[in-house]
């Protein structure tokens, strides 16, 4: 210098003016209300998708049992996960590094086509032997078929083959040995039995259920109507069945549809120390950072930054466009998806000059 890998960090900036949403102070007001003045403050890494996990709210403080539905190597963390961290095996990369994960020896089922066979093995062209021939036999090494064909490579043996034997390498069993633990090494024996669980299933934990339009007040309206069912249990508990719970429910035909809590102090941020390979925790000490209700956070203008295009021979310079994705509505913890641009750390290749 290229080029590639993992992670992080910003995502326009300054001022003037108008205007809008919260809050606090003062002035007019007797009082509210209202006007007016001032000051503080007001999106985002994703607020998105609503895909997982929880707070929180009702309803047994959520119980039984079936049904159903996630999770799925292993050890940590963590309020909790499908998330984070560290390790295991397998896979792909020349490397940094990345992907992926019960079980097929519980049992049932499937394996299209195409091949001789798609699993209690089988023989289509070879190969070898016997035989003149037709024909029997012996083989699975090679050819063929396929997504997959019954260990792989070499060597020895054979009529010609074959784990027949041998060496390695995979694999099963069985023991010793490390490790918490997936697992891994070491030695023995010897090769008998393919996929698919995102088929059914099995094992093992895990899950009640609605959701801030939960839920609770107030206030204002009404019919105190009509018809049915109801403690021989109505409606609730949103799969079912029991268990609880316990007085009103359904329809018709009408009224009212305003206000306040919830509501933003939180598993919150910053920043020093300690533990711990890290996820992460733990003590001090400072910080308060949007709460609208048809839903505010926005316009204009100057300067300034980055990109692009034009003039310009080059450069100075000057003009013009243009800055992304997107918008809080109960809050957190993650994922996942969109994104102009611009900037930092570690790593790995390759090539140059010392």
């Nucleotide at each position: 210098a290229g080029g590639g890998u993992a992670g992080g960090u910003c995502g326009g900036g300054c001022a003037a003016c108008c205007g809008c949403g919260g809050g606090g102070g003062g002035u007019u007001c007797u009082u509210c209300a209202g006007a007016c003045c001032u000051c503080c403050u007001g999106a985002g890494g994703a607020a998105a998708g609503u895909c997982c996990g929880a707070g929180c709210u009702c309803c047994a403080c959520a119980g039984a049992g079936c049904a159903g539905g996630g999770u799925a190597c292993u050890g940590g963390g963590u309020a909790a996960c499908a998330c984070c961290c560290a390790g295991u095996g397998g896979g792909g990369g020349a490397a940094a590094c990345c992907c992926c994960a019960g079980g097929a020896a519980a049992g049932u089922g499937c394996c299209a086509c195409a091949g001789a066979a798609a699993a209690c093995a089988g023989a289509c062209c070879g190969c070898c032997c016997c035989g003149c021939a037709a024909g029997g036999g012996g083989u699975a090494a090679g050819g063929g078929u396929g997504a997959a064909a019954a260990g792989g490579u070499g060597a020895g043996g054979u009529a010609a083959g074959a784990g027949c034997u041998c060496a390695c390498c995979g694999g099963a069993c069985g023991u010793c040995g490390g490790g918490u633990g997936a697992c891994c090494g070491g030695c023995g024996u010897g090769c008998c039995u393919g996929g698919c669980a995102a088929a059914c299933c099995c094992u093992a934990c895990c899950c009640g259920g609605a959701g801030c339009a939960a839920g609770g007040c107030u206030a204002a309206a009404u019919a105190g109507g009509a018809a049915g069912g109801g403690a021989u249990g109505a409606g609730g508990u949103g799969g079912c069945u029991c268990g609880c719970u316990g007085a009103c429910c359904u329809u018709c035909g009408g009224g009212u549809u305003a206000g306040c809590c919830g509501c933003u102090u939180g598993a919150g941020g910053g920043g020093u120390g300690a533990g711990g390979u890290a996820a992460c925790u733990c003590a001090c000490c400072c910080c308060c950072c949007a709460g609208a209700u048809a839903g505010a956070u926005g316009g204009u203008u100057g300067c300034c930054a980055c990109u692009c295009u034009c003039c310009g021979c080059c450069a100075a310079g000057g003009a013009g466009a243009g800055u992304a994705c997107a918008g809080a509505a109960c809050u957190c913890g993650g994922c996942u998806u969109a994104c102009a641009g611009a900037c930092c750390u570690a790593c790995c290749c390759u090539c140059c000059u010392u």